[in-house]
Molecule: c-di-GMP-I-GGC riboswitch aptamer
Organism: Desulfobacterales bacterium
C1' cells in the first nucleotide's frame, strides 16, 4: 500500500410490526432477517424524496468523493 470473504473471530440489520417523535419525507426503540466486506462514519457533489418551495429539511442500505477500521493474502 493493495486485496479478497474461502476460513476464523466478530459485526451490520431490508421488508414487514408495535410505541413514540416530526406538517412531512422520515427518524429512535425493541421484534425481525432481504442483504452487506465497509450497509461504519461524513450531507462535500449529483440523484431521489418532503414542505410553508424565498428556501428549509429528508436520505450514505441510491451512486460518486472524504476519513476510519478486523481478519486473509500481496507488497
Nucleotide at each position: 500500500u493493495a486485496u479478497g470473504a474461502a476460513a476464523a473471530a466478530g459485526u451490520c440489520a431490508a421488508a414487514c410490526c408495535a410505541a413514540u417523535c416530526g406538517u412531512g419525507a422520515g427518524a429512535u426503540u425493541g421484534g425481525g432477517a432481504c442483504g452487506g466486506a465497509a450497509a461504519g462514519u461524513u450531507a462535500c457533489g449529483g440523484a431521489u424524496c418532503u414542505u410553508u418551495c424565498c428556501a428549509a429539511g429528508a436520505c450514505a442500505g441510491c451512486c460518486g468523493g472524504a476519513c476510519u477500521g478486523c481478519c486473509u493474502u500481496u507488497u